[in-house]
RNA sequence: GGGCCCCUAGCUUAAUGGCAAAGCACCCGCCUCAUAAGCGGAGGAGUCUGGGUUCGAAUCCCGGGGGGCCCA
Numbered sequence: 001g002g003g004c005c006c007c008u009a010g011c012u013u014a015a016u017g018g019c020a021a022a023g024c025a026c027c028c029g030c031c032u033c034a035u036a037a038g039c040g041g042a043g044g045a046g047u048c049u050g051g052g053u054u055c056g057a058a059u060c061c062c063g064g065g066g067g068g069c070c071c072a
Base pairs, nucleotide, nucleotide: 001071002070003069004068005067006066007065010024011023012022013021018055027041028040029039030038048064049063050062051061052060
C1' cells in the first nucleotide's frame, strides 16, 4: 500500500426495517452454624461516531474512528 471481517450493559452474546433481549458479574433476599454452590428478585446499554435512505434504522447506504485476519 491492497483485500476481507468486527464494534450493542462491566464481560460474553442475541435482536424479519416495527417496544433493544439473555447468560455471567455486581446489588438485595431465601437456603446454611458459616462460606461456596443452588433458588428468587431488582437495577444497569438506546447500539463507536457524523451524515443519507425510510412513516420507521442496532439492522440498509456513504464518510470517519477503533480492533482483528490475510496479501504485498
Annotation:
A computed fold for a 72-nucleotide RNA from a Chloroflexota bacterium, annotated as transfer RNA. It matches the Rfam family "tRNA". Rfam's curators write: Transfer RNA (tRNA) molecules are approximately 80 nucleotides in length. Rfam classes the family as a transfer RNA. The coordinates come from a structure-prediction model, not an experiment, and the mean pLDDT is 83. The organism belongs to Chloroflexota, within Bacteria.